[in-house]
A computed fold for a 522-nucleotide part of an RNA from Deinococcus sp. NS-SX14, annotated as large-subunit ribosomal RNA, domain I. Its Rfam family is "Bacterial large subunit ribosomal RNA". Its family is annotated with structural constituent of ribosome and ribosome in the Gene Ontology. Lineage of the source: Bacteria > Deinococcota > Deinococci > Deinococcaceae > Deinococcus.

Context: one part of a larger RNA
RNA sequence: GGUGUAUGGUGGAUGCCUUGGCACUGGAACCGAAGAAGGACGUGGUUACCUGCGAUAAGCCUGGUCGAGCUGGAUACAAGCACUGACGCCAGGAUCUCCGAAUGGGGCAACCCACUGCGUAAGCAGUAUCCCGCAAGGGAUGGGAACCGAGGGAACUGAAACAUCUAAGUACCUCGAGGAAAAGAAAGAGAAAUCGAUUCCCUCAGUAGCGGCGAGCGAAAGGGGAACAGCCCAAACCGAAGGAUUCAUCCUUCGGGGUUGAAGGGCCAGCGAGAUCGAAGCCGAAACAUAACCGAAGUUGUUGGGAAGCAACAUCACAGAAGGUGAAAAUCCUGUAGGUGAAAUGUUAGAGCUAGUAGCUGGUACCUGAGUAGGUCGUUGUUCGUGGAACGAUGACUGAAUCCGCCCGGACCACCGGGCAAGGCUAAAUAUUCCCAGUGACCGAUAGUGAACUAGUACCGUGAGGGAAAGGCGAAAAGAACCCCGGGAGGGGAGUGAAAUAGAACCUGAAACCAUACACUU
Numbered sequence: 001g002g003u004g005u006a007u008g009g010u011g012g013a014u015g016c017c018u019u020g021g022c023a024c025u026g027g028a029a030c031c032g033a034a035g036a037a038g039g040a041c042g043u044g045g046u047u048a049c050c051u052g053c054g055a056u057a058a059g060c061c062u063g064g065u066c067g068a069g070c071u072g073g074a075u076a077c078a079a080g081c082a083c084u085g086a087c088g089c090c091a092g093g094a095u096c097u098c099c100g101a102a103u104g105g106g107g108c109a110a111c112c113c114a115c116u117g118c119g120u121a122a123g124c125a126g127u128a129u130c131c132c133g134c135a136a137g138g139g140a141u142g143g144g145a146a147c148c149g150a151g152g153g154a155a156c157u158g159a160a161a162c163a164u165c166u167a168a169g170u171a172c173c174u175c176g177a178g179g180a181a182a183a184g185a186a187a188g189a190g191a192a193a194u195c196g197a198u199u200c201c202c203u204c205a206g207u208a209g210c211g212g213c214g215a216g217c218g219a220a221a222g223g224g225g226a227a228c229a230g231c232c233c234a235a236a237c238c239g240a241a242g243g244a245u246u247c248a249u250c251c252u253u254c255g256g257g258g259u260u261g262a263a264g265g266g267c268c269a270g271c272g273a274g275a276u277c278g279a280a281g282c283c284g285a286a287a288c289a290u291a292a293c294c295g296a297a298g299u300u301g302u303u304g305g306g307a308a309g310c311a312a313c314a315u316c317a318c319a320g321a322a323g324g325u326g327a328a329a330a331u332c333c334u335g336u337a338g339g340u341g342a343a344a345u346g347u348u349a350g351a352g353c354u355a356g357u358a359g360c361u362g363g364u365a366c367c368u369g370a371g372u373a374g375g376u377c378g379u380u381g382u383u384c385g386u387g388g389a390a391c392g393a394u395g396a397c398u399g400a401a402u403c404c405g406c407c408c409g410g411a412c413c414a415c416c417g418g419g420c421a422a423g424g425c426u427a428a429a430u431a432u433u434c435c436c437a438g439u440g441a442c443c444g445a446u447a448g449u450g451a452a453c454u455a456g457u458a459c460c461g462u463g464a465g466g467g468a469a470a471g472g473c474g475a476a477a478a479g480a481a482c483c484c485c486g487g488g489a490g491g492g493g494a495g496u497g498a499a500a501u502a503g504a505a506c507c508u509g510a511a512a513c514c515a516u517a518c519a520c521u522u
Stems, first nucleotide, its partner, number of pairs: 001521009015507001016472002020443002022440006028433002030143002038099003041054003045077002049073002060093006069081003104113003114127005129140004147178001148176005158165001162212001188195002199226005209217002230425003233369001237256008261403001263368003266364006277356001281353002283350001286348005292340003298313005314331002316320001322334003374398008384410001405420005459466002479506001482493004
């Protein structure tokens, strides 16, 4: 030096555990000038951090609930509170520094400096910008995980290169809205003598098509379902007020009227009725949500540190889900099945109320959305890449008709069909998950969120930004009084404990690695 055995050290794998995550399902879904989201700084008797709160500062008031303890995590001392109901929980209110849309002016956020009114003073209130409005007054601004609409809009990539094409109207940027958004009551679909607002799902169908006819892209009608809901203006005409006037009349505002395609409405004449339907508006019994409450049934022995184990004999069960309790408990605790419950705030079905809602016949030809429809040029949407290219949208230039009208049915024409543009609103079925709950042939600390712990922390970076590691004594601290060695660290006794090779560097404690003892060997 090597090999082996044994005993240790080191190390932190493995096993077991779970306060944390993950996924799905259901619920719920906006906040803000009445100052949000998010912060800074404070705030405790003593207080560094977290949590709570705001100079009334781990809190103040009221209502409800609960019922014996309490002064947060947090374990100490001190001082207190509480059955005259504390603490806790729920609802409502008060207070709520400074910054922040930040809004009196400024500013290097949490700071600096003002003016006006009131007040003896301390101090209180007001003073940003834009929009609507004559005014009084009202509104906007900023934030929000994803979802939604709109305005802009890539490239890598694929085409085995690459330019049309694709990726993709994706990523990303911006604006806007809501609990959903968008769309929506046919100038529709398309061929059925048909259907009858929109949205979503299955299908139609990888079809019809588009396509350097390459790569690829890719419908719709129809059928089956989910959910269903329809309405209001503009105009003609009538009236009122105000204004203009060339006294014919015209304009503005408001009220009535009216709202459609087998055309409808207005006006005139005649007839008739006063019914039906019924809100999406108002109200809101009750229910639900936000605290809670009642809630069956077991003892003994035995092993053990400990019984819930084992043994014996019992009991309940609309409750043998689960968690906890010194090991493994239906009957010990919290619960569970099943019932009960709200002063306050919120939500909703719906009884009710109100708004609204109906004609027939004839005549008349007054109205029925104009820089619109359409056209040409340039683009774009759709399956449609310019093609035979309709239809919809629209940047430029043009530019109708008025119901004997107008648009459409894939160039165009005829016939035959369908519809009524150029104003607006509209629940549900649908999307999402910051939030709440439940569930899991999901993870179990190199996993699961980056984060089970002081986590978007420490740390890195000028900055945008990047971004960790780190869980486990024990049933209970009973966390080792006292003695000894030592400056201490550490250790030896003693003591606690079932266990201390469970001693805080603490469950288990693998391997590498390092020692010690012994044996063999070179």